[in-house]
RNA sequence: GUAGCGAACAGGCAAACUCGCCGAGAGGCGAGGGCGCAAAGCCACGGGUCCACCUUCCGUACGGGAAGAACGGAUAGCCGGGCCGCCGAA
Repeated sequence: GUAGCGAACAGGCAAACUCGCCGAGAGGCGAGGGCGCAAAGCCACGGGUCCACCUUCCGUACGGGAAGAACGGAUAGCCGGGCCGCCGAA
């Protein structure tokens, strides 16, 4: 120095929850907060999970119920994969 690895240090991110905004929704963004995280940095490529504007059916005339799920959307803090990267003990 490189790769594995994860003690310490420096620096970093931020779950639930609350408030505001956006969205049909899953959810996202900002502020507070701090459960956790060595990639909890970035990418929806494979799988999973979630959503349902929409479609169909039923009841019915309503602010209703059920089903379907992509070439649609969400999740990178579900897993795999890809790209990049801080610190440096054993």
Molecule: c-di-GMP-I riboswitch aptamer
Organism: Dehalococcoidia bacterium